[in-house]
RNA sequence: GGGCGGGUAGUUCAGCUGGGAGAACAUCUGCCUUACAAGCAGGGGGUCGCAGGUUCGAGCCCUGUCCCGCCCACCA
Numbered sequence: 001g002g003g004c005g006g007g008u009a010g011u012u013c014a015g016c017u018g019g020g021a022g023a024a025c026a027u028c029u030g031c032c033u034u035a036c037a038a039g040c041a042g043g044g045g046g047u048c049g050c051a052g053g054u055u056c057g058a059g060c061c062c063u064g065u066c067c068c069g070c071c072c073a074c075c076a
Base pairs, nucleotide, nucleotide: 001072002071003070004069005068006067007066010025011024012023013022019056027043028042029041030040031039049065050064051063052062053061
């Protein structure tokens, strides 16, 4: 330098053929308990890596770019 995969909640990830942003764990509150844990009920939490474009509408399509991983090539 080229190719491929990934980047979405604090963490691990899902998101189908473009239209509701979600799950589990964690966290907070309540119930339960003498108390803690476990369990049960409920709540909060996101500029979907970044910038632009297409579209009535983008996590999803297109372009550029940053970061992580893998493969290939080049130089010395």
Molecule: transfer RNA
Organism: Thermodesulfobacteriota bacterium